[in-house]
RNA sequence: CGCCGAAUCCGUGCUGGCCGCGGAACGGGGGACCCAAGGUGGCUUCGGCCACUGGGGCAAAUCUCGAAAUUCGAGACGCGCAAGCUCUUUCAGCGCGAGCCCGUCAGCUAACCCCGUAGGCGUUCGAAAGAGUA
Numbered sequence: 001c002g003c004c005g006a007a008u009c010c011g012u013g014c015u016g017g018c019c020g021c022g023g024a025a026c027g028g029g030g031g032a033c034c035c036a037a038g039g040u041g042g043c044u045u046c047g048g049c050c051a052c053u054g055g056g057g058c059a060a061a062u063c064u065c066g067a068a069a070u071u072c073g074a075g076a077c078g079c080g081c082a083a084g085c086u087c088u089u090u091c092a093g094c095g096c097g098a099g100c101c102c103g104u105c106a107g108c109u110a111a112c113c114c115c116g117u118a119g120g121c122g123u124u125c126g127a128a129a130g131a132g133u134a
Base pairs, nucleotide, nucleotide: 001122002121003120004119008024009023010022011021012020013019014017025117026116027115028114029113030112035107038053039052040051041050042049043048054105055102056101057100058099062076063075064074065073066072077097078096079095080094081093084133085132086131087130088129089128090127091126092124
């Protein structure tokens, strides 16, 4: 200097730490009316009944198939990648598709309420089109 990510900026305090507090900004969750309200199997007079199965959040991080079935591979789909700056789209190339949390509980959701501002890295010095801007 740049990249992923919401994870930055300002003020203030003293125990001077990437600490505490406050604000802005960015991000996330909870939370009415109305609307909506799972899956599998069996039965049914087609109204419904019975049995089994917990559910949810952050994030791109899910699904399917193959196989020697832990590993691995492929496909679909999702995400990311400096050369004036910001944003959108397409093509090509490269890389990722992890991890963590709540604790039997939360659909949507106005008002309202609560929480976070970490951590990890080093690059396509590709091409085309458009918008704004210095």
The RNA shown here (c-di-AMP riboswitch aptamer (ydaO/yuaA leader)) has 134 nucleotides and comes from a soil metagenome.
RNAcentral holds the sequence, with entries from MGnify.
Model confidence (mean pLDDT): 82 of 100.